[in-house]
């Protein structure tokens, strides 16, 4: 750094140090000297992975029950809208802070028209992909 794959409406700050940035990019709208960022420290959230337990399916078995063929038990393996811990990560402004691309709707405007349909950009929901983050895998 590339790739697969889940997740992204919630949740969570204090303090030192450091001095002018920060929200990835753009656009915009925010934070900031009532101290951005980084670094430490302490604290907190969350529970993806790990771990233990629950259930469930499959397999195994000089186990045990039964007449067959099956129950039960023991292990081992797999799944899991279940718990329980918090060891490896993560996060602790504002939906991933809001659009960026395409398609539905809906609203009002422009514009053509005799009038509607067409069009054309706006401004809102909804849906869907991009792109970025962070987990687990893998190159």
């Nucleotide at each position: 750094c590339u790739c697969u794959u889940a997740u992204c409406a919630a949740g969570a700050g204090g303090g030192g140090u450091g001095g002018a940035g920060g929200g990835a990019c753009c656009g915009g709208c925010c934070c900031u000297g009532u101290g951005a960022a980084g670094c430490c420290c302490c604290g907190g959230c969350a529970a993806c992975c790990a771990g233990c337990g629950g259930c469930a399916g499959c397999g195994u078995c000089a186990g045990u029950c039964c007449a067959g063929g099956g129950g039960c038990g023991a292990c081992g393996c797999u799944g899991u809208g279940c718990g329980c811990c918090a060891g490896g990560u993560g996060c602790c402004a504002a939906u991933u802070c809001c659009g960026g691309c395409a398609g539905g709707c809906a609203c009002a405007c422009g514009u053509c028209u005799c009038g509607g349909a067409g069009c054309g950009g706006g401004u809102g929901c909804c849906u869907g992909g991009a792109a970025g983050a962070u987990g687990a895998g893998a190159g």

The RNA shown here (SAM riboswitch aptamer (S box leader)) has 139 nucleotides and comes from an Ardenticatenaceae bacterium. Model confidence (mean pLDDT): 83 of 100. Rfam family: SAM riboswitch aptamer (S box leader). Its family is annotated with regulation of gene expression in the Gene Ontology. The organism belongs to Ardenticatenaceae, within Bacteria.